The RNA shown here (transfer RNA) has 74 nucleotides and comes from a Chitinophagales bacterium. Rfam family: tRNA. Rfam classes the family as a transfer RNA. The coordinates come from a structure-prediction model, not an experiment, and the mean pLDDT is 82. The RNAcentral record of the sequence draws on ENA.
[in-house]
RNA sequence: UGGCAAUUAGCUCAGUUGGUUAGAGUACGAAACUGAUAAUUUCGGGGUCGGGUGUUCAAAUCACUCAUUGCCAA
Numbered sequence: 001u002g003g004c005a006a007u008u009a010g011c012u013c014a015g016u017u018g019g020u021u022a023g024a025g026u027a028c029g030a031a032a033c034u035g036a037u038a039a040u041u042u043c044g045g046g047g048u049c050g051g052g053u054g055u056u057c058a059a060a061u062c063a064c065u066c067a068u069u070g071c072c073a074a
Stems, first nucleotide, its partner, number of pairs: 001073007010026004019057001028044005050066005
């Protein structure tokens, strides 16, 4: 310098032929259970879907650009 991939909750990830209210596990908080913990069960809080612009009636999803990380080539 060029190519490819990734970026979504504190963490690990799903959701990507555009359209239901953006989800799961784990962590965290509360309650139930227990003599008390742990485990288990239920409930809850937590997100401008990496930044920006564009296309569209409608964008996590499509296009462009920038940033970060990883891999490959030189």